A computed fold for a 106-nucleotide RNA from Sphingomonas sp., annotated as Glycine riboswitch aptamer. RNAcentral holds the sequence, with entries from Ribocentre. The source organism's lineage runs through Bacteria, Pseudomonadati, Alphaproteobacteria, Sphingomonadaceae and Sphingomonas. It matches the Rfam family "Glycine riboswitch aptamer". Its Rfam clan is "Glycine riboswitch clan".
RNA sequence: CGCGGGAGAGCGCGCCGGCCCAUCGCGAAUCGCCAUCGGGUGAUUUGCCGGGCAGGCGCCGCCGAAGGAGCAACCGCCCCGGAAUCUCUCAGGCCAAAGGACCGCG
Numbered sequence: 001c002g003c004g005g006g007a008g009a010g011c012g013c014g015c016c017g018g019c020c021c022a023u024c025g026c027g028a029a030u031c032g033c034c035a036u037c038g039g040g041u042g043a044u045u046u047g048c049c050g051g052g053c054a055g056g057c058g059c060c061g062c063c064g065a066a067g068g069a070g071c072a073a074c075c076g077c078c079c080c081g082g083a084a085u086c087u088c089u090c091a092g093g094c095c096a097a098a099g100g101a102c103c104g105c106g
Stems, first nucleotide, its partner, number of pairs: 001106005010060001012059005018053004025048010061094003067090001068088003074082002
């Protein structure tokens, strides 16, 4: 380097915009017109609204097997040095995919 295997833990909540698809709707008020007096219709104003994708910021919870850090059994003892799948969780990660310490074969 190639092939195969390879665990854990949230498809969490809030805010912000971006892109794509779909739709041209529903409600209220005012004014006008018509009416068989149940209502219908036009204009204006106003309120509300579907699905998907990839992100950014913040908050809470959680994981350890990239990397990093710590302890040190051990390497016969001292110096030097090495040193875990233990510990921490800075970093990273928490559907799947990807990644992945490590293991096997070439």